Predicted 3D model of a 400-nucleotide RNA (Bacterial RNase P class A) from an Actinomycetota bacterium.
Rfam family: Bacterial RNase P class A. By type it is a ribozyme. Rfam describes the family as follows. Ribonuclease P (RNase P) is a ubiquitous endoribonuclease, found in archaea, bacteria and eukarya as well as chloroplasts and mitochondria.
It is recorded under the gene name rnpB.
Of the family's consensus pairs, 92% are formed in the model.
Lineage of the source: Bacteria > Bacillati > Actinomycetota.

Formats: sequence, structure tokens, C1' cells
RNA sequence: GGAGCCGGCCGGGCGGCCGCGGUCCCGAGAGGGGUCGAGGAAAGUCCGGACUCCGCAGGGCAGGGUGCUGGGCAACUCCCAGGCGGGGCGACCCGCGGAAAGUGCCACAGAGAACAGACCGCCCCGCGGCGACGCGGGGUAAGGGUGCAACGGUGAGGUAAGAGCUCACCAGCGGACCGGGUGACCGGUCCGGCUCGGCAAACCCCACCCGGAGCAAGGCCAAGCAGGGAGCGUUCGACCGCGGCCCGCGGGAGCUCCCGGGUAGGUCGCACGAGGGACCUUCGGGUCCCCGGGGCGGCCGCGGCGGUCAAGCUUGACGUCGCGGCGGCUCAGAUAGAUGGCCGCCGGCCCCGCGGAGACGCGGGGCGCACAGAAUCCGGCUUACAGGCCGGCUCCUCCG
Repeated sequence: GGAGCCGGCCGGGCGGCCGCGGUCCCGAGAGGGGUCGAGGAAAGUCCGGACUCCGCAGGGCAGGGUGCUGGGCAACUCCCAGGCGGGGCGACCCGCGGAAAGUGCCACAGAGAACAGACCGCCCCGCGGCGACGCGGGGUAAGGGUGCAACGGUGAGGUAAGAGCUCACCAGCGGACCGGGUGACCGGUCCGGCUCGGCAAACCCCACCCGGAGCAAGGCCAAGCAGGGAGCGUUCGACCGCGGCCCGCGGGAGCUCCCGGGUAGGUCGCACGAGGGACCUUCGGGUCCCCGGGGCGGCCGCGGCGGUCAAGCUUGACGUCGCGGCGGCUCAGAUAGAUGGCCGCCGGCCCCGCGGAGACGCGGGGCGCACAGAAUCCGGCUUACAGGCCGGCUCCUCCG
């Protein structure tokens, strides 16, 4: 210098004007002020829970899920470490019960795809032919060919040619034993029959786990209409209108109250934390203390950068950025759904022109600038993402 592997992070900044939601304060009110206000994935809703309601003696079937080992966790299809197998020169990545219980499937190609299989080839026999060779019958899985996959590998014996047909070694399978490891498993000795394809995200078998529905859960309050009850009233006129009262005038068959359930609607659930300890408890939880996380100010210390000021260098004051410590305040909660819009400067990206070997510089134009936005909450996984930053590691090449 080039090509890669793994992990982590950011994902615009500053200012002005206007606007929206929560909360606190001031104000009689109108209103004013302070403060807080989307994400790393808020997404998919794929797992696991908290919480709520319903169900529940115990056992079984069905159904669903998980699947090497050890540990973590509230739990997990999550995380960490390890084991074995596969891929890569390597950093590293991918996979994981059982195919020797049974059933099923294995595209295309190929003669044959699972108690296999003669297409070419090889060998034997018969017939024909002078011969090369052809035809017929049979043997053969050593060689060729097809395929993701063709029923162990090498060598020797054996044979007409061959073949675990026989033997030696190796690989693999099964069994027994020894040693190491918590374990998956690893290392080794002996014996055996001689060789056994793949797929379980096909059915299935084995082991373990699993009640159902979900914040539109659920609790509380509660218009109107309907239901039940009581009272008053229908020419002995309740009640209503004529602005408050009486009289009067007019209308007039209903009017008032209570009760339970409950619709619309309202409200709670609803918020930094599934951390630790103590106390109380109606056993649901509550209070206090400690610990931890994010954001914004304050003070102190260290470091980088800038350049106004004081004396040439250096140092100090100042500004800004980063890190660390101490201490303070604070932690979205809408309900058709607030978290936004416009403008300016800086940053970024894209395009064009000129200069330059290149790095880059100058000028002009364009883009508000990735994916995307809470809806009970939390732990994970997966997926999407313009542009950029940091750390560790591997391979190749060159130079010293």
C1' cells in the first nucleotide's frame, strides 16, 4: 500500500420567529411564565415475562413448543463459555436428539437411487467369417460414463475376468475395559461381524416444558333511553309558558323522587429501574436507606485547540472541546392521538466547469439531508438504514 474478518458508536449542530401536548407557579378570569416532550430500531408482533380477568382435586389423551454440554437470567427460540462436525490459506463463519423401531420421499441426468444396477468396457462359451470383427448365451461392480449422492481405501493372494472371496494395514460401526473431564466429549487397549446412503422445517420415536384471553385486560364514577318502586295529578288541574313573586290569561295528561344493572362519556390502570437491605403489612403491597442509568446547569482538577492582552522564546489570564471527581435539579404520556413548521449560518451529500500527475483548490448549481415515528410496560431476536467514526485481528506485497 492492497484485500478482508470481528466488535462498538454517532446518525446533524447553533440561533431567531410562530405553534402543539404534559406538569408546576401566578392570576377572579382572559391569560402569562418556568420546565419536560420519540428511537436505535419507537417497526415486524417472532419468542419470553410483569400486570389484569376468567378457569383450575389428581391423572391421561389431543394440540403446541424446545432439542450437543455447563452456567447466567424473572423467563426465553436470549446471552456467555465449552464440545463435535463442516467451510475458509487465515482472522473467523455456519450447523447441532434419533435414519441400526416403522412408513414415506430422493427432481434432472443416468442402464441402475436402496434386500441396487450390465450403458460402454473386461472375461468365458457357441455359431459365422481367411481375418478385422459380428450375432447369441452367460459371468463380472476392478476401469469409464451420469449424478448432490452409485453399497469402504491401499496392497497382496486368488480368478477365465473379477469381487471382503481371503489376508495385512487404515478408516468407519457395535461391544467390553482403563485413564482424563462436573458434562458434552477426548485419549488408549482388546474383541466382533466384515461395511451399514441422504432427508425428521416429511410422518414418526424419545426426553423435557406448556391452562385461556389480553390495557379494546380490568377497577371506579356515571347523562339519556328502557326496567322496578313510591308520591302527587287528569274540570277537586299536578306540571309548563307569560324574564323574580302574587293575581290573572293560555296550554294541559302526565310530573317528581328513589333503586339496581349499565350505554355514551369521564377517571384510574400509567411509569427512570423486574438491583440490594431494613421496617411495617389486610400478604396484594407500602415507606425509608443504599446502589445503578439517561439528560441539563454549578464547582474543582487534567489534557487538546484557538489566538485578543502583558513581557522576543515560555508562562499566565480568556474562550472552546474532551475526560475525571464532588454536589444539585430532573426522568414523554397523547386518546384520533402533542413531540411540529418557516428562515439564516455552519456541517454533510450529489452534479457541472476550470487548474493540477495526484492529493486537492477555486467557482457555480441542486438536496432540508438515511431508515423510520411511542400508544400498558420490560428483556430478547429479526428486519430497514444516506453518510460517518473508533478499537482489535488476519492474509498478500513493498521498503528498512